[in-house]
Molecule: transfer RNA
Organism: Bacteroidota bacterium
RNA sequence: GCUGAAGUAGCUUAGUGGUAGAGCAGCUGAUUCGUAAUCAGCAGGUCGAGGGUUCAACUCCCUCCUUCAGCUCCA
Repeated sequence: GCUGAAGUAGCUUAGUGGUAGAGCAGCUGAUUCGUAAUCAGCAGGUCGAGGGUUCAACUCCCUCCUUCAGCUCCA
């Protein structure tokens, strides 16, 4: 340099055009002699960035950034 995949909550991720969700972690409460476990609740998101299409974009299109894998060139 080329090709492909990925980027959504602190972590792992679901969501293929119509209200952004889950598990774990965190916080509060219940339970317990106490802790763990369990149960109930709460909080947590510029959906990588910018632009385009659309009544409406995490989702479709373009450019860029980052990560991973493969290939190639030079030294």